[in-house]
RNA sequence: CCAGAUAGCUGGAUGACCGCAGGGGAUAUGUGGGCGAGCGAUUGCGAAUAGCAUCAAACGUCGAAUGCUCUUGAGGAAAGUCCGGGCUCCACAAAGCACGGUGGCGGGUAACGCCCGCCGAGGGUAACUUCAGGGAAAGUGCCACAGAGAAUAUACCGCCUCGCCGCUAUUUAUAGCAGCGCGGUAAGGGUGAAAAGGUGCGGUAAGAGCGCACCGCGGUUCCGGUAACGGAACUGGCAGGGAAAACCCCGCCGGGAGCAAGAUCAAAUAGGGAUAGGGUGUCGCUUUGCACAAUGCUAUCCGGGUAGAUUGCACGAGGUGCUAAGUAAUUAGCAUCCCAGAUGAAUGGUCAUCGCUGCGCAAGCAGUACAGAACCCGGCUUAUAGGCUAUCUGGCAUU
RNA sequence: GCACCCGUAGCUCAGCUGGAUAGAGUACUUGACUACGAAUCAAGGGGUCGGGAGUUCGAAUCUUCCCGGGUGCGCCA
Repeated sequence: CCAGAUAGCUGGAUGACCGCAGGGGAUAUGUGGGCGAGCGAUUGCGAAUAGCAUCAAACGUCGAAUGCUCUUGAGGAAAGUCCGGGCUCCACAAAGCACGGUGGCGGGUAACGCCCGCCGAGGGUAACUUCAGGGAAAGUGCCACAGAGAAUAUACCGCCUCGCCGCUAUUUAUAGCAGCGCGGUAAGGGUGAAAAGGUGCGGUAAGAGCGCACCGCGGUUCCGGUAACGGAACUGGCAGGGAAAACCCCGCCGGGAGCAAGAUCAAAUAGGGAUAGGGUGUCGCUUUGCACAAUGCUAUCCGGGUAGAUUGCACGAGGUGCUAAGUAAUUAGCAUCCCAGAUGAAUGGUCAUCGCUGCGCAAGCAGUACAGAACCCGGCUUAUAGGCUAUCUGGCAUU
Repeated sequence: GCACCCGUAGCUCAGCUGGAUAGAGUACUUGACUACGAAUCAAGGGGUCGGGAGUUCGAAUCUUCCCGGGUGCGCCA
């Protein structure tokens, strides 16, 4: 210098003017504004000096709200809502079943499917990286096509012994070849993603873990490690392949709902209850009177609660710095800081200068990512122009 | 906030308890029929199965992460 790996950071700057939302403050001898009032203005309609509409001073009233001033005001993902927790209400003796999730080992954490370290397997020359990484001998099901055979292994071609028959040869009972048949075989061929350990030597009629060596695999013991696991020795000729992101089995985890949770206040020509009232409205067997009951009426009181308002709601598993423990994730201690809180949903706009990128000889022109809180927090995932830093790996060149 | 569904040819759909050429209707193209057109008949083209990654010998189908579209529920009595 080139190519790459990993871990992080940043996410335009300054100024002026105008505007928006939250919070605080001053003015109380009363600002802005509302309501009442209406001196007047004479703009509009109208023929009109009437009337109506519009603007509107004094004065009265409400009382800080819309005026004034100070201060604060998006993110690394605020997103997807995929996990986990806080918080709140409901339910609840415990355990189990069902359902869902999860899955090497150890650690971290409030918790997790997250993070750290390690192990194993795969990829890469390497730095490094990927893995839903328990069980297939508990059981059920599946492995298309091809192929003889796909899980109770199997015999299509081939190879070999034997029997029968035929042909040839001759030393005349043997050999060779071809066919048929009963068997043996898993070497070779062929099929397939996968063919029942692999390679080699011996062995055999031909073959075969049949025997042996090495590799792989299983078992036992010992050693190292907290463990996953690794190593060594001995031993067994070798066992039923794959797939559990098919059902399933095993271990572990999970009670349900969510800030529209929940709490407080509380309108009415809404509705409930209690008490009281009367020369009692309706009603009860036709009428009258009285009594009683039901319903209504009036008054007072009470509880619930819709609309609506307030709260939950911004001090938190909080940020920054230092120190200590730990390989690390992380934890502890000390110091310091206070940092959005809407609900017609604020966080913006214009101009100037600079930065960056592209085009252009130049003047200059164009662009400047992804995107935006809504109860809060820890993760994951996804989107993201440009810029910067550190460590490491490989190659080339030079010293 | 919570729960759930869909995406396959230009359009409407099937296939989705994995199996190799992904089909059907309609539309399109060509030919036949006809004087010409429609209808009819015959043949044909057209698909990264919404996108990426994984599991598997093999994925439209199973798993996961995204993208797009759509539906339902909530309070009180």
The prediction has a mean pLDDT of 78. Predicted 3D model of RNase P RNA and transfer RNA as a complex of 476 nucleotides. Rfam match: Bacterial RNase P class A. Rfam describes the family as follows. Ribonuclease P (RNase P) is a ubiquitous endoribonuclease, found in archaea, bacteria and eukarya as well as chloroplasts and mitochondria. Its family is annotated with ribonuclease P activity, dimeric ribonuclease P complex and tRNA processing in the Gene Ontology.